Source information
The RNA shown here (transfer RNA) has 71 nucleotides and comes from a Patescibacteria group bacterium. It was read from a public genome assembly. Its Rfam family is "tRNA". It is annotated as a transfer RNA. The source organism's lineage runs through Bacteria and Bacteria candidate phyla. Its mean pLDDT, the model's own confidence on a scale to 100, is 82.

RNA sequence: UCGGGGCUCGUCUAAUGGCAGGACGCCUGGUUUUGGUCCAGGUAAUCGGGGUUCGAAUCCCUGGCCCCGAG
Repeated sequence: UCGGGGCUCGUCUAAUGGCAGGACGCCUGGUUUUGGUCCAGGUAAUCGGGGUUCGAAUCCCUGGCCCCGAG
């Protein structure tokens, strides 16, 4: 440099083009002599920019980063 794949809460992982959800973590409360376990509630995300569309995490273009391959 070229080809292919990937990027979503702190982490992992869902989401026919139509309210971005779940688990773990963290925080608060309950339970417990204390901690853990358990129960309830909360917290927090679509890699950047542009386009298509009534509507984009999803489709298109472009850039960035990571992985694999080629030279």